[in-house]
Parts: sequence; C1' cells; structure tokens
RNA sequence: GAAAUGCCGUCUGGAGAGCCGCCACUUCACGUGGCGCACCGAAGGAGCAAAUCCGUUGCGAAGGUGCAACAGAUGAAUCUCUCAGGUACCGAGGACAGGGGGAGCGGC
Repeated sequence: GAAAUGCCGUCUGGAGAGCCGCCACUUCACGUGGCGCACCGAAGGAGCAAAUCCGUUGCGAAGGUGCAACAGAUGAAUCUCUCAGGUACCGAGGACAGGGGGAGCGGC
C1' cells in the first nucleotide's frame, strides 16, 4: 500500500399462489378476527445424490495393497417437504442479482 473471495452498511431490480365458504365485529371494504377447505415457495427451517472416509463379513492377492455386500459418518441446491411464512391492487417482506462505499484478514 492495492486487487479478488468473504464480512458490514446503503441504493436499485426481484416471482408464485382464493376478490374461497361459514360466523362475529364495524370505519360496510378488494376491511379485521375466528373456524374450515384449497393453493404458493424465493424470509427462516427440515431432508437427501454422487463421491470420500471408517467398521464388519466374504472373495481375491502373496512384490499384493483390490472387488463386493451391509451398517455408520461427512456431504448441495433455485431439487424435495411445506413446520413457519405467504395467496386482489397498493404497501410490507422477499431467495437471488447488480451499483457504490466501509472495516479488516492474509500474501508480497
């Protein structure tokens, strides 16, 4: 004293699915709450493939270090689940992406 990755803040973009039924309330609504049915997946959460590791058993090898089966561990998502959240417009939220800035670590 840079850059990239990661971290922190900020700005911008950002989808999907009931104006459903019944009851109650009232500011009478495309409203709020409760119960119920139907849906969505991109807050969060959960599950796993190949592969690798390890154990047991069997087969093989005998200058070989392998193969198979079973159990366990590690192991991903925009996949799956739909707990949570969400389902007119607006607003809020929103995985993810881009811009710009900041602090620092490591290396040289």
This is a predicted structure of a 108-nucleotide RNA (Glycine riboswitch aptamer) from Variovorax gossypii. The prediction has a mean pLDDT of 76. Lineage of the source: Bacteria > Pseudomonadati > Pseudomonadota > Burkholderiales > Variovorax.